[in-house]
Context: one part of a larger RNA
Parts: sequence; structure tokens; C1' cells
RNA sequence: AUUGAACGCUGGCGGAAUGCUUUACACAUGCAAGUCGAACGGUAGAGGGGGCAACCCCUUGAGAGUGGCGAACGGGUGAGUAAUAUAUCGGAACGUGCCCAGUCGUGGGGGAUAACGUAGCGAAAGUUACGCUAAUACCGCAUACGAUCUAAGGAUGAAAGCGGGGGAUCGCAAGACCUCGCGCGACUGGAGCGGCCGAUAUCAGAUUAGGUAGUUGGUAGGGUAAAGGCCUACCAAGCCAACGAUCUGUAGCUGGUCUGAGAGGACGACCAGCCACACUGGGACUGAGACACGGCCCAGACUCCUACGGGAGGCAGCAGUGGGGAAUUUUGGACAAUGGGGGCAACCCUGAUCCAGCAAUGCCGCGUGAGUGAAGAAGGCCUUCGGGUUGUAAAGCUCUUUUGUCAGGGAAGAAACACCGGCUCUAACACAGUCCGGGAAUGACGGUACCUGAAGAAUAAGCACCGGCUAACUACGUGCCAGCAGCCGCGGUAAUACGUAGGGUGCAAGCGUUAAUC
Repeated sequence: AUUGAACGCUGGCGGAAUGCUUUACACAUGCAAGUCGAACGGUAGAGGGGGCAACCCCUUGAGAGUGGCGAACGGGUGAGUAAUAUAUCGGAACGUGCCCAGUCGUGGGGGAUAACGUAGCGAAAGUUACGCUAAUACCGCAUACGAUCUAAGGAUGAAAGCGGGGGAUCGCAAGACCUCGCGCGACUGGAGCGGCCGAUAUCAGAUUAGGUAGUUGGUAGGGUAAAGGCCUACCAAGCCAACGAUCUGUAGCUGGUCUGAGAGGACGACCAGCCACACUGGGACUGAGACACGGCCCAGACUCCUACGGGAGGCAGCAGUGGGGAAUUUUGGACAAUGGGGGCAACCCUGAUCCAGCAAUGCCGCGUGAGUGAAGAAGGCCUUCGGGUUGUAAAGCUCUUUUGUCAGGGAAGAAACACCGGCUCUAACACAGUCCGGGAAUGACGGUACCUGAAGAAUAAGCACCGGCUAACUACGUGCCAGCAGCCGCGGUAAUACGUAGGGUGCAAGCGUUAAUC
């Protein structure tokens, strides 16, 4: 000088930060990932209409289901890991949903199944049989610009529709048809992202000296998105190592942080990048992407429910609880902003995030009054008894009102989207796009920041030290006792070193102590 600190005494306000470093210990409760009716069958409720009624139609719209996208992001933690990691610089044998640019298509059919209905089993979790039904779910057929394979002849492989609007023509009508938008299929390129390989660097121990059989290389094959002993068969006997292999201990790495004149040393909280993990161990499925924190299966430990037959769970998400500990916060508000997922959109979801609450935990700023005032008051302390000191300090007089209290006013953070005009598209004034213009709505924080006014010195100072180092001294008490102490050392009857008081010194809403680093 510094700290994610703790403890003791004390404590007025604000700003902007930070807050389980220990048990990767166990977790009650709530929330943290949904969304789409413009993919689909269907439709509780509400409103309206029709009908004698059963019921039907329109608008709005809940729950469950099929289907799509998302759930691999975001958030947490640092257990493992000394290299399968990280940092930097290179490389070739790869993948890529959504996004961007481009090329070519989007024709014609089929069979199911959940929901639902009926019947049944079970305490529950759940589950069985029969029957009905739809799709952008599933499966063939056709076609094939690219693509893949090829013996170069050829062969293989695709798709899905939905919504808005409408002039002419056709049609009894539905609609055909046209157009715009969102989609779907095949392929090429890009962007961003990801997988893989190499080099160099990255803690300690030699009281760890040899290690290694898929081990090192080759051939052939398999496997992968992809190179490769990645895997298998055969062949050869290699490969690494005192420039420290192997083993053991410790440890996430980096940008950086602290310190220091620097060189270095120590550290890796918060913020950012990468990695690893998700009760412990193992495994794959789905998918563009996982071997998946709030998915699945198996085993294990633990906890819970049970009708004893059987089931359920995983806070190292946000709060919160117990435990451990010297020690670390609210079971708060809002999606208003920024961002993310879904959706044409409106919008929905979002403990990401933005805010508020708690804590002097650190940093920064402000205040606790200003001027005048000698009878140098009283009181305290000391005294050589003369006085000295506290001390302009107080009182008194004259002012001010930051902060606090009360009253009044009161922001920025909000502009997008949507709506109305213009322009483009178009047969079209429609739909859609653009954002050129216009006028409205939307704020958790919060009546917050800020501004104005009122009264009134009013509401606001402590802590450590005073032998030397080291700024600051006297009195009394005690008497090697009680005690102090960072080092030297004080204390055994006049202690500037213990305790108290007066005075002083240093910092100040803090001050000291302890711990830790330089």
C1' cells in the first nucleotide's frame, strides 16, 4: 500500500459498487421454458342470431391432445483436470437449424393414430382392450436443374400446405383463375458458430529412474460429419525418457487484480473469453447441435408416499431452511427498458435482466454550524499557592439552513411494433413491403431524481495512542502484585511504559485489533 475479510468500541446522510472464500453437505415451499388456432381434429365458458324442441350458425376464447420450433441458449458452480485444458501462432481431412445471396421445383395418391367414445385393472403413479377421426404427422407413385454412386452405358433419391385480397372470364354453388405474404423440397455459395490436428509456453517433488503390448509403425478393412490404433486382423519391433519420461502431491486456464521505481513476487472474488461438471458411476436415444442442470434407461447411496402389490425425487438456477463456520443478504417488484424463445401479428413466457430491500463490507462526496465574544466566568486538573491550563472554548450578541422534518411542483429513461398518409409490388385504390411524413398509447423503479418554500442551531463524534522506534505529559492508585507488550522491554514505594483522571497527539463516520499478500 492492499483485501469478497472477521472481531471490539462507535455510528448522521447520499452516490455508485460488492456480499457462503468453510460442507461439489442435505434440502420444506414457491417460482426459474415455453409458445404457435395463420399446421390439425375438436371445443368448456361468455355474447349474439335462428329453431316449438333436440340442436344449429357467427364472434370471442379456456383446458387437454396430435404436430412445428425452442428446450444444446440464457443462469450456477470449480469437484475433477498438470494436459483430451488454457494462451498465442499456424494447419487440413469436416459439419452447420435459424440468417443472407442465387438456381430449380412445390404434380398425383394411400393407410394409420392420439384426442374422443365404450368397457376394464390399480391405493397411487399409471395402464389395457375394442371402436371413430384430422393434419405442415407417416408412407408409396411421378418428375430430377443441382446432388450421390458408377464398370461412364446408366442407376438412386424430394416436397405441404396456410393466410390476406380480387377486376375480367368460367362455374348453380363451393370454387377454378390471378396476385401478395409466410412456408415446404433439392442444390450452390456466404456469414457466424462448432468438431479435429500441430508448434511453443503454463506449479512442486529424484527421499519418484526407468515407463509402455494397441504399446510405436506399416498393409487391408471397419467406423465417423471428418484425419487418425479411433477399432479389428496380419506383419515388423518399435515409441517416450536427466532438455526429467513414469509416479506422487497441489491446481480450473486466460484477459487481468494487488504490490513494486522497475525487474519481479503473490493472487485469479466481482466483469469478460475458454474449459469441465450437474446426487455418485455408466449408457445411449432424439435432434442441425447433447451423450443433455430443471430429458430418458440401468446400477448405487440417501429422502419421501404406500392400501406393502408398488411408486416418487435430485437448488453447484432465484429467494429461502438446517448444518458447517470467525463470516456473507429478501421465501420482494416488474417485464417499463436491454436481450432471448415462440408467433404474420396482437401478444405470451423470461428469478436472464432492470429495479427495490438488508449489511459502514470497501470506495467517493457532504454534514455535525459561521462570525464576534476576556469578567480570560463557573467547574475540572495541576501548582513553587503567586498562578498556570482546559480556553474564544462556553455563556452572551449577530447570522446562515447543507443534511434532517414539513408543504408544493415534478422529470429523462419511450421509442419501436400497431394505426393514418406517401412510395414500391400488382390488372387493382386490396393485401404485403418500406419508414419519407403525421398524430396517439405504453414506467416496475416512483410522486423517485431534481426544483421551490416554511420553521429552527435546531436532528448528527467517535476511536486509538502519548518510554524509544513514533506525533503527543502530568497527578493519583498499585508495589516483580495486578497488569502491559509489534521489537527493545516496563512493574520489587515518588512508574511520562500497569489502572484512572486532567491535558495532549493522530485519524475521523469511522477508529483500532487479528488474518493475508507485496
Notes
This is a predicted structure of a 518-nucleotide part of an RNA (small-subunit ribosomal RNA, 5' domain) from an uncultured beta proteobacterium. The prediction has a mean pLDDT of 83. The full RNA is in RNAcentral, with records from ENA, Greengenes and SILVA.